[in-house]
RNA sequence: AGUGGUAUAAUUUAAUGGUAAAAUAGUAGUCUCAUAAGCUAUUCACAUGGGUUCAACUCCCAUUGCCACUU
Numbered sequence: 001a002g003u004g005g006u007a008u009a010a011u012u013u014a015a016u017g018g019u020a021a022a023a024u025a026g027u028a029g030u031c032u033c034a035u036a037a038g039c040u041a042u043u044c045a046c047a048u049g050g051g052u053u054c055a056a057c058u059c060c061c062a063u064u065g066c067c068a069c070u071u
Base pairs, nucleotide, nucleotide: 001070002069003068004067005066006065007064010024011023012022013021018054026042027041028040029039030038047063048062049061050060051059
């Protein structure tokens, strides 16, 4: 320098163009002499900017970060 992939919650992953789902973690309660485990409730998310569309995490373009490959 070029090519390809990827970006969703604090972490790990889902989501046929049609109102974003779980697990772990956190908080509160319950249980216990106490702690842990279990159970109940609850908080937090679509990298940035545009475009297409009635409607975009999803399709298209650019940028940024990360990963891999070629030179």
Transfer RNA from Polaribacter sp., 71 nucleotides, folded computationally. Rfam family: tRNA. Rfam classes the family as a transfer RNA. RNAcentral holds the sequence, with entries from ENA. The source organism's lineage runs through Bacteria, Pseudomonadati, Bacteroidota, Flavobacteriia and Polaribacter. The prediction has a mean pLDDT of 83.